[in-house]
Context: one part of a larger RNA
RNA sequence: GAUUGAACGCUGGCGGCAGGCCUAACACAUGCAAGUCGAGCGGAAGGGACUUCGGUCCCGAGAGCGGCGGACGGGUGAGGAGAGCGUGGGAAUCUGCCUGUAGAUGGGGGAUAGCCCGGAGAAAUCCGGAUUAAUACCGCAUAAUACCUGAGGGUUAAAGUGGAGGAUCGCAAGACUUCACGUCUACAGAUGAGCCCACGUCAGAUUAGCUAGUUGGUAGGGUAAAGGCCUACCAAGGCGACGAUCUGUAGCUGGCCUGAGAGGGUGGCCAGCCACACUGGAACUGAGACACGGUCCAGACUCCUACGGGAGGCAGCAGUGGGGAAUAUCGGACAAUGGGCGAAAGCCUGAUCCAGCCAUGCCGCGUGAGUGAAGAAGGCCUUCGGGUUGUAAAGCUCUUUCGGCGGGGAAGAAAUCGCAUUCUCUAAUACAGGAUGUGGAUGACGGUACCCGAAUAAGAAGCACCGGCUAACUACGUGCCAGCAGCCGCGGUAAUACGUAGGGUGCGAGCGUUAAUC
Numbered sequence: 001g002a003u004u005g006a007a008c009g010c011u012g013g014c015g016g017c018a019g020g021c022c023u024a025a026c027a028c029a030u031g032c033a034a035g036u037c038g039a040g041c042g043g044a045a046g047g048g049a050c051u052u053c054g055g056u057c058c059c060g061a062g063a064g065c066g067g068c069g070g071a072c073g074g075g076u077g078a079g080g081a082g083a084g085c086g087u088g089g090g091a092a093u094c095u096g097c098c099u100g101u102a103g104a105u106g107g108g109g110g111a112u113a114g115c116c117c118g119g120a121g122a123a124a125u126c127c128g129g130a131u132u133a134a135u136a137c138c139g140c141a142u143a144a145u146a147c148c149u150g151a152g153g154g155u156u157a158a159a160g161u162g163g164a165g166g167a168u169c170g171c172a173a174g175a176c177u178u179c180a181c182g183u184c185u186a187c188a189g190a191u192g193a194g195c196c197c198a199c200g201u202c203a204g205a206u207u208a209g210c211u212a213g214u215u216g217g218u219a220g221g222g223u224a225a226a227g228g229c230c231u232a233c234c235a236a237g238g239c240g241a242c243g244a245u246c247u248g249u250a251g252c253u254g255g256c257c258u259g260a261g262a263g264g265g266u267g268g269c270c271a272g273c274c275a276c277a278c279u280g281g282a283a284c285u286g287a288g289a290c291a292c293g294g295u296c297c298a299g300a301c302u303c304c305u306a307c308g309g310g311a312g313g314c315a316g317c318a319g320u321g322g323g324g325a326a327u328a329u330c331g332g333a334c335a336a337u338g339g340g341c342g343a344a345a346g347c348c349u350g351a352u353c354c355a356g357c358c359a360u361g362c363c364g365c366g367u368g369a370g371u372g373a374a375g376a377a378g379g380c381c382u383u384c385g386g387g388u389u390g391u392a393a394a395g396c397u398c399u400u401u402c403g404g405c406g407g408g409g410a411a412g413a414a415a416u417c418g419c420a421u422u423c424u425c426u427a428a429u430a431c432a433g434g435a436u437g438u439g440g441a442u443g444a445c446g447g448u449a450c451c452c453g454a455a456u457a458a459g460a461a462g463c464a465c466c467g468g469c470u471a472a473c474u475a476c477g478u479g480c481c482a483g484c485a486g487c488c489g490c491g492g493u494a495a496u497a498c499g500u501a502g503g504g505u506g507c508g509a510g511c512g513u514u515a516a517u518c
Stems, first nucleotide, its partner, number of pairs: 001518004006514005013365006019358002021323001026321003030318003035068003040065002046059005075276003084201007093193002098189008106140001108138002116129005146155003160181006168175002202248003209239003214236008251273004255266004278299005301312004329355001331354003337351001338349004368398004378389004402459001405453004412445001417439008462507005467488003473502005483490002
C1' cells in the first nucleotide's frame, strides 16, 4: 500500500447492488418448512331442496385402503489425510418418471382397513367380533429377440379409469365402437447412480519398522456389478527413508486476497463433489436410503403421567436462552422461476421472489451556486504597528438535485383458460391431442421504478493528525508529575511530541484504532 463474513471509539443525509453466528455439531418454548390424487376404492359426519313423513334428489368435511412423492429441494462442516476431492482413463453394473421401437392388456378367486358392535387404558394406543371395495392381494390362461438348460425342454405378466357416440344387441344398466390417461413384457436411448486404476492433494523422524483376511492362488457364497467383499483349503507373501506405521491439524475444488511475476495466504458468499442430521448401532421399504422433519435397539438429556406407562430431537425458516469483541424479522406472497401430486382446474412449497433491520462492504448523489472589503463583529496571536480566522460571514442575485408534500404512472404477464380455423385420430363435424389466430383473467413487491407540479437555502459534516519518518505551528496550562508513544523517543519551569485553545494538514458519510493475510 492492498484486502476482510470483521469488531471497537467518535460521528452519521439519501439511494442502488451485495453481505450478515467466523464462537457452543451448545440446549431449545412457539409457529410454519411435504404433500397430493374422488379421472384407483369402499364410503360418509353434516348441510340444502322436495315430501304422501315411508323417503327421494343435490352438495359433501375429516379419517381409511391404494398410487406417486417424502432419496429432490433446504441446512451444517462435526468427522475424515483417503472408501474423500481434482484431473485423466476404464469395465464387471443398475436406472422410477421421460423418449423411441415391437407386442399384450383374456378369464377367475379369497381377504382386509374404514364403518358398526364390544372390551382394556389417564393418555399414547391396543385387543376381539361381524361386514365391505379397489389400479390392494393371489391363482389360471397366453409367452419371446427375456431367463434357466443336461439343447430334449422348462419358467415368468398385466388393471383398469374417464370422455364421446352412429348403426347393431339389450327391459334397463350396459354390451359394442372410438379417443385419452394408465397397466404388463422386451429392446434401445437419455438422465442419474454404484465400482476400478493412474497422477496430484498439510505438518511432525523428539513417530522406523508395519501387516494374519494380512499378500496371492483354487473352490464356493454373496452383490445390480469386478474384488478377501465373505468362507474353506493351499502358498508365504504385501507395504516402507521416493517416508510405511503412528501422532497432530484440516471438508476438497472452481475460485478469492495479495504480488510485476514466481510465489505466499485462504476456501465466507455463488457453483460442483463429499460427509453428517441428539450420540452409537442396525436393517426394512423402495428405481433410488441404510433415509434431517421414516422405523427398530441402546445411551445421555428434556417433557407428560392417574406411577401402570408414554412423548421428543431447529446443523430447515423465523425466534429464545447460553457462549462471545460480534452477526438481522416469531414479516409478505406463491405474482414470477423451479419442484411434488393431479387429465385438468388446482393444492402444497420458510425452495424461491420480495419486504424489514445493520454505514458491514462497494458504487453513486447531496449538504448549495454567483457576487460580496467597512477586509465588520467576535476569537486567537502580537514586536501593540498590526497579523490571522477571511470572500469566510452578513448583504444582494440565483438554482432546487436528494429529502418532505400533491398528481400521474410502467415493465416484470403470458402461459394455464375460453372461442375460431386447420391438421391428426375416428364410422363421425363427437371426444381428445398438435399448430395458428383471437379474447378475457391473474402482481407479494407497491401506487414501486420513472415522470410532472408547487414551496423554501430551506432538513443534511464529521473524524484523525500537525517532533522526524509524514502533508500540517503558535499560545496557555503542567513541570520526569499528569500523560504520549508504530519506531526513534518526548515530559525534571519558555514542551511545535503531554492537556486545552486558535490556526493548519489529510480523508470525508465517514474517519481512526485493533485483529488478520500478502

Small-subunit ribosomal RNA, 5' domain from an uncultured bacterium, 518 nucleotides, folded computationally.
The RNAcentral record of the full RNA draws on Greengenes.